Glycine riboswitch aptamer from a Candidatus Fermentithermobacillaceae bacterium, 94 nucleotides, folded computationally.
Model confidence (mean pLDDT): 75 of 100.
The model forms 90% of the base pairs in the Rfam consensus.
It was read from a public genome assembly, where an Rfam model found it.
[in-house]
RNA sequence: AUGAAAGCGCCGGGAGAGUCCUGCCAUGGUGCAGGCGCCGAAGGAGCAAGGACGUUGAUCUGAAACUCUCAGGCAAAGAUACCGUCGCCGGACG
Numbered sequence: 001a002u003g004a005a006a007g008c009g010c011c012g013g014g015a016g017a018g019u020c021c022u023g024c025c026a027u028g029g030u031g032c033a034g035g036c037g038c039c040g041a042a043g044g045a046g047c048a049a050g051g052a053c054g055u056u057g058a059u060c061u062g063a064a065a066c067u068c069u070c071a072g073g074c075a076a077a078g079a080u081a082c083c084g085u086c087g088c089c090g091g092a093c094g
Base pairs, nucleotide, nucleotide: 007088008087009086011084012083013082018036020035021034022033023032024031037074038073039072043070044068045067046066050061051060052059
């Protein structure tokens, strides 16, 4: 001095699925409780090929936007993986 990956933050974009039924408060909305039906893109969990050990097998490791639906969500709001800009940090490569 060029300044990668990763991480953090602001902003922008960003889907899915009943503002279903019943009851209580209540003028209604909202809120709370219960019931059934659904969604997957916070988080969480599971695993293939392959690899390691072993040599008989077992075991370990092993990804996700796949699967599960514990949690979460199913009007709006909020949150959301992922993408982009900017900033910080970082210090690969040269």